């Protein structure tokens, strides 16, 4: 080189618990120790997530109008507008995640092949 050993030396650190940054998605720093031979670094390419904005949808409330009904009105029922720190969705942009996978970059160690 390839490849990773019940090998030696050492690293990382998932859940989850504390602080703390964020609107979130995560982020750091501590403890923790499930795993991990790149679990090192990198958002290029997909993929996931998240947030504004936009589409349609739906729901709630307001108003208007028409229907029905009535002595009369209300409401309930249809349309149409606006509203919502309600709910799905499309679509775009912003941002996350390398411990989802390709792709770049760099690396310790040293048995058997």
């Nucleotide at each position: 080189c390839u490849c990773g050993a019940u090998a030696a030396a050492g690293g990382c650190a998932c859940a989850c618990c504390c602080g703390g940054c964020g609107a979130a998605a995560g982020c750091c720093g501590g403890g923790g120790u499930c795993g991990c031979a790149a679990a090192g670094c990198c958002a290029c390419g997909g993929g996931u997530c998240c947030u504004c904005g936009c589409u349609u949808c739906c729901g709630c409330g307001c108003g208007g109008c028409g229907a029905c009904c009535u002595c009369a009105c209300c409401a309930c029922c249809g349309c149409c507008g606006c509203g919502c720190c309600g709910g799905a969705u499309c679509c775009c942009a912003a941002g996350a995640c390398g411990g989802c996978c390709g792709a770049g970059c760099u690396g310790c160690c040293g048995a058997a092949g």
The RNA shown here (c-di-GMP-I-GGC riboswitch aptamer) has 113 nucleotides and comes from an Acidobacteriota bacterium. Its mean pLDDT, the model's own confidence on a scale to 100, is 80. Lineage of the source: Bacteria > Pseudomonadati > Acidobacteriota.